[in-house]
Context: one part of a larger RNA
RNA sequence: CGCUGGUGAAGGAACUCGGCAAAUUAACCCCGUAACUUCGGGAUAAGGGGUGCCCUUUGGGGUGUCAAAGCCUUGGAGGGCCGCAGAGAAAUGGGACUAGCGACUGUUUAUCAAAAACACAGGACGCUGCGAACUCGUAAGAGGAUGUAUAGCGUCUGACGCCUGCCCGGUGUCGGUAAGUUAAGGAAGAGGGUUAGCCGCAAGGCGAAGCCCGCAACCGAAGCUCCGAUAAACGGCGGCCGUAACUAUGACGGUCCUAAGGUAGCGAAAUUCCUUGUCGGGUAAGUUCCGACCUGCAUGAAUGGCGUAACGACUGGUCCACUGUCUCCACCAGCGACUCG
Numbered sequence: 001c002g003c004u005g006g007u008g009a010a011g012g013a014a015c016u017c018g019g020c021a022a023a024u025u026a027a028c029c030c031c032g033u034a035a036c037u038u039c040g041g042g043a044u045a046a047g048g049g050g051u052g053c054c055c056u057u058u059g060g061g062g063u064g065u066c067a068a069a070g071c072c073u074u075g076g077a078g079g080g081c082c083g084c085a086g087a088g089a090a091a092u093g094g095g096a097c098u099a100g101c102g103a104c105u106g107u108u109u110a111u112c113a114a115a116a117a118c119a120c121a122g123g124a125c126g127c128u129g130c131g132a133a134c135u136c137g138u139a140a141g142a143g144g145a146u147g148u149a150u151a152g153c154g155u156c157u158g159a160c161g162c163c164u165g166c167c168c169g170g171u172g173u174c175g176g177u178a179a180g181u182u183a184a185g186g187a188a189g190a191g192g193g194u195u196a197g198c199c200g201c202a203a204g205g206c207g208a209a210g211c212c213c214g215c216a217a218c219c220g221a222a223g224c225u226c227c228g229a230u231a232a233a234c235g236g237c238g239g240c241c242g243u244a245a246c247u248a249u250g251a252c253g254g255u256c257c258u259a260a261g262g263u264a265g266c267g268a269a270a271u272u273c274c275u276u277g278u279c280g281g282g283u284a285a286g287u288u289c290c291g292a293c294c295u296g297c298a299u300g301a302a303u304g305g306c307g308u309a310a311c312g313a314c315u316g317g318u319c320c321a322c323u324g325u326c327u328c329c330a331c332c333a334g335c336g337a338c339u340c341g
Stems, first nucleotide, its partner, number of pairs: 001336008010327002014325001019322001027051005036041001038159001052081012082086001094320007101312002106118002122157007134143003160307004165237003170234002172230005179225003185219002189215001191213004197206003238256005265299001266296001277293005
């Protein structure tokens, strides 16, 4: 000096990112317990008191007996004894208030993350009539399911309460099919190559059928175009100017654009840049916290919105208790380090 323990004057979080760590609390019996609440809870809320041993007395239960005594067990009352201390050791909740997130119990990064992430009952949409949809497999076949729409599969949301506005122009999906476009394939027809034959003195020209070469009117489905539906499908949800008899503000008006211009809620928020916004609360002092305001850089409704009792090894703020976290360190025990061997 380190590690693991122990004790500590006065103070008591002044430590620190943060009470991290430690301390406090603790068992059983009795008294007593708030807001809030989904009436279950919250609750061991909180906050108090008691607890050993001896004697006396008085009940209950059991065993036992004719009845009892005795024995076992469990209460009440009175009196006394000892210690600093009676749950005498060990083991054995610290508590309260307030916000955020997630309803909850669960699950997870084996080996730096346990969470507000995942899951979850509940909600919704879509697909699927059974040789189901869907999944695996080239297939046979298998799962789905020895199930049958109160079922199965997929996607989103995530208890519960109150709710979930407007936009179908784009993209997707579903439905429709008159017209446009459109492949393979079919194909009228025209053209070209070749040549039996014909013409020509010759050079050469014409040239049927067949075969061959491409061309091609026209016929040809889905799709796309087109028409419609659909947002708990992917998604989206404006600007400028003016206006009220102080001022300010603007219920009101005008205008441009749009598919439609953000409703209810909530709001400097896990979202607010400016920002330590402003006001209020709490502190002697508060970039955090709580309550408001609304100027929402860039909230907003199942990529759910806003609440919510209970729950949480979650996160922020405050208080009580308690403490070597600290002021400020000291000593003790054991084990190392160190010295000698």